[in-house]
Molecule: c-di-GMP-I riboswitch aptamer
Organism: Desulfosporosinus sp. OT
RNA sequence: UUCUGAAAAUGGCAAACUUAGCGAAAGCUAAGGACGCAAAGCCAUAGAUCGUACAGGGAAGGCUGACGACAGCUAGGCUACCAAA
Numbered sequence: 001u002u003c004u005g006a007a008a009a010u011g012g013c014a015a016a017c018u019u020a021g022c023g024a025a026a027g028c029u030a031a032g033g034a035c036g037c038a039a040a041g042c043c044a045u046a047g048a049u050c051g052u053a054c055a056g057g058g059a060a061g062g063c064u065g066a067c068g069a070c071a072g073c074u075a076g077g078c079u080a081c082c083a084a085a
Stems, first nucleotide, its partner, number of pairs: 004083002012037002017032006035072001041078003045075003049069004054065003
């Protein structure tokens, strides 16, 4: 340095749910709360999944354009604590 994560240390994050706020929605933010996480740290590049205020189309339907959400779905990129074999 790479791979790996057995035991520990310093610590970290925080699912569901609740309350308040924001949003058309998916969802997000804050506080509480812990199911879990060794990248559950960061980035929407590809795929998956989810939404539809706007425009179009339709008998109807996210169906089309477009826009958005999700990093705790999978790849990919960047960075990082500790440590036995």